[in-house]
Molecule: transfer RNA
Organism: Patescibacteria group bacterium
C1' cells in the first nucleotide's frame, strides 16, 4: 500500500429479501426470606462507530473516513 470481516444497551451478541430496535447477563424497584443468595414480577438505559448520498422511508443499499481483527505485498 491492497483484499476480506467486524463496529448495535455497561458486557456478550441477534436483527430473513429497506417499514421508524431486541435477547441473555449486569443495574434499579417490588414480592419471597430473620437476612443474603436463588426464584417470580416490573422498570430504566441505545443520535445502531462518524459524515454524505439514494429513497416516501436506511441498523439494512452506495461512497468517504476512523478504529479493531485477519491475509497478501
Nucleotide at each position: 500500500g491492497g483484499g476480506c470481516c467486524g463496529u448495535u444497551a455497561g458486557c456478550u451478541c441477534a436483527g430473513u429479501u429497506g417499514g421508524u430496535a431486541g435477547a441473555g447477563c449486569a443495574c434499579c424497584g417490588c414480592g419471597u426470606u430473620c437476612g443474603c443468595a436463588u426464584c417470580g414480577c416490573g422498570g430504566g438505559g441505545g443520535u445502531c462507530g462518524g459524515g454524505a448520498g439514494u429513497u416516501c422511508g436506511a441498523c439494512u443499499c452506495u461512497c468517504c473516513c476512523a478504529c479493531g481483527g485477519u491475509c497478501c505485498a